[in-house]
Molecule: transfer RNA
Organism: Alphaproteobacteria bacterium
RNA sequence: CGGGGCGUAGCUCAGCCUGGUAGAGCACCUGCUUUGGGAGCAGGGGGUCGUUGGUUCAAAUCCAGUCGCCCCGA
Numbered sequence: 001c002g003g004g005g006c007g008u009a010g011c012u013c014a015g016c017c018u019g020g021u022a023g024a025g026c027a028c029c030u031g032c033u034u035u036g037g038g039a040g041c042a043g044g045g046g047g048u049c050g051u052u053g054g055u056u057c058a059a060a061u062c063c064a065g066u067c068g069c070c071c072c073g074a
Stems, first nucleotide, its partner, number of pairs: 001073007010026004020057001028044005050066005
């Protein structure tokens, strides 16, 4: 320098191809249960989807740039 993969909740990831209210598990908070803890049950909070711009009525999703990590090639 060229090519590819990944980036979404505190953590691990799905959703992207086929645009239409952002999700799961674990974790966290509250309550019930318990002598207490754990487990279990019920409920709840938490995201401007790495970032900038574009297309569109509408973008995590499509397009372009850019940043970080990893792999391959030179």